[in-house]
Context: one part of a larger RNA
RNA sequence: UCAAGUUAAAGGAAUUCAGCAAAUUGGCCCUGUAUCUUUGGUAGAAGGGGUGUCUGCGGCCAUGCCGGAGGCAUGUAUCGCAGACUUCAAUAACAAGGGGGGCUCGACUGUUUAACAAAAACGUAGCUGGCUGCUAGUCCGAAAGGAUGCGUACAGCCAGUGACUCCUGCCCAGUGCGAGUAGAUGAAAAUCCGGUUCAACGGGUAUAAGUCCUCGUAAACGGCGGUCGUAACUAUGACGAUCUUAAGGUAGCGUAAUCCCUUGUCGGUUAAUUGCCGACCUGCAUCAAUGGAGUAACGAAGUCCCCACUGUCUCUAACUUGACCCUG
Numbered sequence: 001u002c003a004a005g006u007u008a009a010a011g012g013a014a015u016u017c018a019g020c021a022a023a024u025u026g027g028c029c030c031u032g033u034a035u036c037u038u039u040g041g042u043a044g045a046a047g048g049g050g051u052g053u054c055u056g057c058g059g060c061c062a063u064g065c066c067g068g069a070g071g072c073a074u075g076u077a078u079c080g081c082a083g084a085c086u087u088c089a090a091u092a093a094c095a096a097g098g099g100g101g102g103c104u105c106g107a108c109u110g111u112u113u114a115a116c117a118a119a120a121a122c123g124u125a126g127c128u129g130g131c132u133g134c135u136a137g138u139c140c141g142a143a144a145g146g147a148u149g150c151g152u153a154c155a156g157c158c159a160g161u162g163a164c165u166c167c168u169g170c171c172c173a174g175u176g177c178g179a180g181u182a183g184a185u186g187a188a189a190a191u192c193c194g195g196u197u198c199a200a201c202g203g204g205u206a207u208a209a210g211u212c213c214u215c216g217u218a219a220a221c222g223g224c225g226g227u228c229g230u231a232a233c234u235a236u237g238a239c240g241a242u243c244u245u246a247a248g249g250u251a252g253c254g255u256a257a258u259c260c261c262u263u264g265u266c267g268g269u270u271a272a273u274u275g276c277c278g279a280c281c282u283g284c285a286u287c288a289a290u291g292g293a294g295u296a297a298c299g300a301a302g303u304c305c306c307c308a309c310u311g312u313c314u315c316u317a318a319c320u321u322g323a324c325c326c327u328g
Base pairs, nucleotide, nucleotide: 001323002322003321004320005319006318007317008316010314011313014312019309027051028050029049030048031047036041038163052085053084054083055082056081057080058079059078061075062074063073064072065071066070086090098307099306100305101304102303103302104301105299106298110122111121126161127160128159129158130157131156132155137148138147139146140145164294165293166292167291169224170223171222174221175220176217177216178215179214180213183212184211185210190205191204192203193202194201225243226242227241228240229239252286253283264280265279266278267277268276269275
């Protein structure tokens, strides 16, 4: 000097990206328990008290005795009450939750990057759409054949969303998908004609799917405007005009895991806050199963605050064990 431990006056997060690490708490018994809530929970919420030994008494239990209700005796069993005793300290060692509050995300238990990521990612029950009547649909295979399934639409497969609650607006112009009728287009084979005969070859007729065309479909892929004016100070603009689109963003939420300007503005929190929480809305570039907004419970998730606690720090010190090093 380092590693692993132990202790520390006063202060108590001043440390730091961050209470990281450490400390606190801890078992059992009694008591007591807010808010919210899907009434199950939250909850061991929080908070408070007790805990050893001896003596006495009582209950209960077991065993034995007495003819019964029951009584008596015994006890390394068990529960309680009272008094006394010892220590700084009685779950005296070991073992053994720190607690509370706000917000974000994900409903939850679960799964994952074997060996830098455990999560807000994946999954999930629930919801919705599509295909399929079985010689089905989907998948594997060149085929034979096989899986789903010796199942049968309350089933199987595919896709999206992701408990629950309240909801899920407008657009079918584009792309996709589905359906359809008169017409248009439409290859080869077929058929007819030409080719002096056969053929090559040339031309015509008729015609499948598809396309054009028509209609439907957004919990299909997706999309969801601008300018100018206007109310009795000003400001704002319910209102009007105009251009334009397939339709011009509805309900919600909103400086957000989304806001560039931005440390937006106001309020709360602090002595002081680029933080957090609550509001506002001028949304660079929110928005409804690409789900929108809430939400009890849950989380080795993220973020902020408070109490307790502490060598994280003010500010270091001492000790134990070991290593390195120096000397013999």